This is a predicted structure of a 180-nucleotide RNA (Lysine riboswitch aptamer) from Alkalicoccus luteus. The prediction has a mean pLDDT of 76. NCBI's taxonomy places the organism under Bacteria, Bacillati, Caryophanales, Bacillaceae, Alkalicoccus.
Formats: sequence, C1' cells, structure tokens
RNA sequence: AGUGAGUUUAGAGGUGCGCCUUUUAAGAGUAAGCUGCCGGAGAAUCAGGGGAUUCUUUGAAAGCAGCUGAAAGGAAGCGGCGCCGAAGCCUGAUCCUUUCCCGGAGGCAAGGCUGGGGCUGACACCGAACAGGUUCAGCACUGUCAUACAGCAAUUGCUGUGUGAAGGGCUAUCUCACGC
Repeated sequence: AGUGAGUUUAGAGGUGCGCCUUUUAAGAGUAAGCUGCCGGAGAAUCAGGGGAUUCUUUGAAAGCAGCUGAAAGGAAGCGGCGCCGAAGCCUGAUCCUUUCCCGGAGGCAAGGCUGGGGCUGACACCGAACAGGUUCAGCACUGUCAUACAGCAAUUGCUGUGUGAAGGGCUAUCUCACGC
C1' cells in the first nucleotide's frame, strides 16, 4: 500500500428537500354582520349521539331583498433560513389539546416503507376548485456502489454498454487493531 472494526469531521446527487416573511391571483361579492319582508318553533356550543348551559312567541331556524364585507388552508414569484432520511407516507399503545362523556379531529414515543426528481394514468382522501397535494402503478432519466464484457491508461484508475442492490447507503477524512 492494504484488510477489518468503530465512529469523528466534512461532503455529493439537482427542476434536490423542508420552513419563514412578503407580493400577486383565486378563495368571493362567499362566510359573517345590520336592516326590511316572509315564516311560526326551534337554534348555538366539534361530524354524530347523550348531558349541561345559553338564546328564542318582547318572535328561533330556513328563505327573499338591500347595504357593508372578510379570513384560513392551498397556489405562483422574489428573498431569507435550516439541511442531504434532507423529507414524505402508513400504523400509532399510553398520554396531551379540543366546555363534560362516548366518538371524531389534531399532536407525540416506538415501529415499518421510500436513493432522487420528472411525465402519464387511476380514483380513494384533503381542498372552493376542472389549481394543487398525499397514495398507487407504469415509463424513460439521473446519482452511488458492486459486478461482467470492451477500449484507453500504467498501476490499483478512467470511459462505454449490460445486470443487480439500496440511503442503517456512498465518497473523503479520523481513531484503533492486524500488516508492511
């Protein structure tokens, strides 16, 4: 040189991942509020159910007309921040939040799947949406490693083609042991 183990430090894939402020469009002339008409007993507090509380014949809900009139989540752009299981999805006991209970919704430990982005399709869910997102499948593309063949180098490599694998990976570096 190298081999093995450990993990230290730092990196790579690229329309790379996630978060935040801000601008714009849409959401929407919608929800909601007020007034009037109509109506005639319900309505509100989380889908639903029960209980409790509150409002209501000094007119509830619904509907019609007029006036005023949003926001959230999501999308696109600029900028900034954190990063390369970045992150996403599935399941999720106990526990936590949601006025009380069941339930639902959301969050978390642990576990499982996915190397990455793109296009197409599906309809299940979210969504105002024919925007978009999640998921699944297919198609090529791309990065890493291993391997076979071929070529080039002359030193343990480089390029091309094919096959396979997975991020608990890969490259470099550090430490220890073996070895020289």